[in-house]
RNA sequence: GGGAACGUAGUACAAUCUGGCCAGUAUGCGAGCCUCCAGAGCUUGAGAUCGGGGUUCAAAUCCCUGCGUUCCCA
Numbered sequence: 001g002g003g004a005a006c007g008u009a010g011u012a013c014a015a016u017c018u019g020g021c022c023a024g025u026a027u028g029c030g031a032g033c034c035u036c037c038a039g040a041g042c043u044u045g046a047g048a049u050c051g052g053g054g055u056u057c058a059a060a061u062c063c064c065u066g067c068g069u070u071c072c073c074a
Stems, first nucleotide, its partner, number of pairs: 001073007010027004020057001029045005050066005
């Protein structure tokens, strides 16, 4: 320099194929119950779609561009 894949809670992953339910699950974190205390267990709460633009009644999902990560080629 050329090409490809990926980017979603603190962490790890779904949802993308075929645009449409309140973006869900596990773990972590806060609170409560329980316990002498803690842990475990149960209940509950907060927390995310990489940035910008476009298409559409409607975008995490499609298109363009930028940024970042990984891989391949040179």
The RNA shown here (transfer RNA) has 74 nucleotides and comes from a Candidatus Woesearchaeota archaeon.
Rfam family: tRNA. By type it is a transfer RNA.
The organism belongs to Candidatus Woesearchaeota, within Archaea.